[in-house]
Context: one part of a larger RNA
RNA sequence: CGUAGGAAGUUUGAGGGGCUCUGAUUUUAGUACGAGAGGACCGAAUUGGACAUACCGCUGGUGUAUCUGUUGUCUUGCCAAGGGCACGGCAGAGUAGCUACGUAUGGACUGGAUAAACACUGAAAGCAUCUAAGUGUGAAACCAACCUCAAGAUGAGACUUCCAUAGAGGAACGUUAGAGAUUAUGACGUAGAUAGGCUACAGGUGAAAGUACAGCAAUGUAUGCAGCCGAGUAGUACUAAUGAACCGAGAGCU
Repeated sequence: CGUAGGAAGUUUGAGGGGCUCUGAUUUUAGUACGAGAGGACCGAAUUGGACAUACCGCUGGUGUAUCUGUUGUCUUGCCAAGGGCACGGCAGAGUAGCUACGUAUGGACUGGAUAAACACUGAAAGCAUCUAAGUGUGAAACCAACCUCAAGAUGAGACUUCCAUAGAGGAACGUUAGAGAUUAUGACGUAGAUAGGCUACAGGUGAAAGUACAGCAAUGUAUGCAGCCGAGUAGUACUAAUGAACCGAGAGCU
């Protein structure tokens, strides 16, 4: 821009894409078969591998500053307590998120038309012949089935609802995240829990500082499962989401 008014939502499916794998064991059955040795088809069940998709409850990884320990040095006047730098200085753990080594699920069943092949009936050619007319069975391949995209399918579809300038709706602006390079998408904008803050809890770390006591001291004990805490879950309008403005549709036919 189009889809002959303008919108919001829900859809149909022409057509396209994806998937399509396979082992072992048990049973049938030591059966059929075979002198024996050996040893099935068909059918049923169980459990794997690789691959694919989704997720983070479990098991792990990461988690650049969440907690703790600690070395050297500089520094906050000194002690104590902290801060900076040294690969996050090093080391031990670790929330959310992201993840696999973790978890869950999938390939199916079935139908159609067939290939090779196997057949029925059957002449040409009184016989025979699967083929010439006619009729069947038949594969991971094909078409469906399963998952997914899809009306620019210009053949532009369908349904529901809303709107008539006192205007449906949109965009913009702001707070933003289950989204994200930008855009886009989603949530919210005081009739409000959208983000921050605060409170509580979960979770992490692991027992703060100060004071008292014991010890010559290093240090230990008590106060005290302490103190501190990024992303988590709730609650709470304290802070910020202000008021406007902008774009926006037949005055056709009966």